[in-house]
Context: one part of a larger RNA
Order: sequence, then structure tokens, then C1' cells
RNA sequence: CGCAGGAGAUUUGAGGAGGGCUGUCCCUAGUACGAGAGGACUGGGAUGGACGAACCUCCAGUGUACCAGCUGUAGUGCUAAUUGCAUCGCUGGGUAGCUACGUUCGGAAAAGAUAACCCCUGAAAGCAUCUAAGGGGGAAGCUUGCUCCAAGAUAAGAUCUCCCUCUUAUAACGCAAGUUAUAAGACUAAAAGCUUCUUGUAGACUACAAGAUUGAUAGGUUGCAGGUGUAAGUGCGGUAACGCAUUGAGCCGAGCAACACUAAUAAGCUGUGCGG
Repeated sequence: CGCAGGAGAUUUGAGGAGGGCUGUCCCUAGUACGAGAGGACUGGGAUGGACGAACCUCCAGUGUACCAGCUGUAGUGCUAAUUGCAUCGCUGGGUAGCUACGUUCGGAAAAGAUAACCCCUGAAAGCAUCUAAGGGGGAAGCUUGCUCCAAGAUAAGAUCUCCCUCUUAUAACGCAAGUUAUAAGACUAAAAGCUUCUUGUAGACUACAAGAUUGAUAGGUUGCAGGUGUAAGUGCGGUAACGCAUUGAGCCGAGCAACACUAAUAAGCUGUGCGG
């Protein structure tokens, strides 16, 4: 820009993409078959490998904004405490998130038309013949079926909902009410969207999604979960290092809630008037 008014939702599916792998064991059955050795078709069940998708309850990893321990050095006057630097200084753990080594699931079933091939009926050609007319079966393959995209599918589809004006003049039609067309004037600024702002489940930007006071969108506070593992100070014991008590303490990033305390204020713009 188009989809002959504008808008918000929900869809149909022409078409396209993906997927389509396979082993072993058990039963049928030591049956059919076979002198024996051996050993099925068929049908049913179980369990794997590789591949793929999603997810984070478990397991495991990471987790440089969480907690603790430790060393050297420098600072806060000193003790104590604490901060900087030393690969995140080193070490032990670890929430959310992300992940696999973890968990769950997938390939199918079924239908149709077929290939090679098999078969029925059957002439040409009194026989025979799967073929010439006609009919049946038959594959991991083909068309569907399953998942995803999809109306720029210009043949541009469908459904639901929402929104949008008055006056005057002239003309035509009409019994009239009025309708239509043209012109002028005045008024109006819809539905909806965007900008902007707070953000994240989204993300390079954009887009998408949640929200903007009729508000829990982010921060903060409070509570909880979860992590670390008993803070500082004080008291007591010990000559002291240190121990014990206060104390499952103190601290705590991303998690779950509650609460408007802070910030989403205010405002602007696009879009018109019933539609060739």
C1' cells in the first nucleotide's frame, strides 16, 4: 500500500514445514514343519538404543549482586569489629534462572489409491491364459491421519461485537409525510490505536506480553519459603589460645504473598461524520 467505511476479537484452511528409525526378550509354542539337528508364519505383551521436543518435582552442574571459614597487606587512632586489593584472593556450601548427567513425552494406530508381485472370472484363439472388457489382494514408500505456520490464498475467505451530523438553498420524485442529488455554511473529533511512562514471562533494535491510581507494573516495607549455619555486643569459665550462654542466632540476589510508602502524573497525536 492492498483486501471499496473505520475498528476490536475469534476463526476456516488453499498451501507449506516438521515427524516417519530400530534392537532384544517373553507368550502363542518347543506347536506347524523335520528322521533328527533344528525350528517358524501369525497374533499379543514387555523392555532398550539412537534421535527429537518440552520442562526443572527429583538427581546433578553453574550460580563473579547470598552465607560462612581462612591467609597476606593497606585503611578506619589502638583492641574488637569492618572495608579495599590479592583470578570472585583462596576454600566450603547455595535461592531463582539457565542447563543435562535429570524427568515426562514422541515415531503410532487406522483409512484410501498403488509398485513389484499374487489371484478370480474371461475371450480374441470351442483349449489355455491375472487382461483385452470386468473384479480382488498387495509396501518402511504415495494421499490422509499427528504437530507447527498459514487469507498478499490479489480467488485477499468466515463469524461475533463496537463506532460515525446538523442547517440552509436549488432541483427531481411524491396528494402528503418525506426521500434523493448538488452546492454552501456551521458544528463535531467517534469506536479504536499510537506516542509517553512502570516493567518482563519477551527481547540485539523493533516486536510481543503485563500494567498505568477504577492501579499490585517495578522499587520499597512486612510476612513466608529458601540458603548459610549459632552474628555483633554483653555476661560467665579459663593464666591463655579459646569455650559456654544469650541463639537455630544474625545476615540473606533473582522465589510466593500482602500493603499504595515511591514511581507509572499530566498530556499530545492519529483516526471522522453511514461508506465506488

This is a predicted structure of a 276-nucleotide part of an RNA (large-subunit ribosomal RNA, domain VI) from a bacterium. The RNAcentral record of the full RNA draws on ENA. Its mean pLDDT, the model's own confidence on a scale to 100, is 87.